This is a predicted structure of a 110-nucleotide RNA (SAM riboswitch aptamer (S box leader)) from Bacillus thermozeamaize. Taxonomically the source falls in Bacillus (Bacteria, Bacillati, Bacillota, Caryophanales).

[in-house]
RNA sequence: CUCUUAUCCAGAGCGGUGGAGGGACUGGCCCGAUGAAACCCGGCAACCGGCAGCGCGUGCUGCAAGGUGCUAAUUCCUGCAGAAUCAUAGACGAUUCUGGAAGAUAAGAG
Numbered sequence: 001c002u003c004u005u006a007u008c009c010a011g012a013g014c015g016g017u018g019g020a021g022g023g024a025c026u027g028g029c030c031c032g033a034u035g036a037a038a039c040c041c042g043g044c045a046a047c048c049g050g051c052a053g054c055g056c057g058u059g060c061u062g063c064a065a066g067g068u069g070c071u072a073a074u075u076c077c078u079g080c081a082g083a084a085u086c087a088u089a090g091a092c093g094a095u096u097c098u099g100g101a102a103g104a105u106a107a108g109a110g
Stems, first nucleotide, its partner, number of pairs: 001110008013041001015040003021031003025079001027077002042071003047067002050063005075102001080099007
């Protein structure tokens, strides 16, 4: 980097260093010197592994000192297709829903 599977409307600091950027990308809309990114500590979660209990179709529940991950806003919204409703002479348009794409994370494979 590619592929497969699962998940993405929950949860998580008024700490330290640091100094201007950040929220993947598009278009929006936001966050930021009342301090961004990054790093450290803390925290959350429970995907993998571990442990315990129960059950056995190798699953359910719990714990959290291991490996990741996460820690503004639903993956902040959106991007393609369809449906419903509203509006309109029609088209453009608005709202909601469904599916998809893209992305993120985990585990496995190449």
Rfam family: SAM riboswitch aptamer (S box leader). Its family is annotated with regulation of gene expression in the Gene Ontology.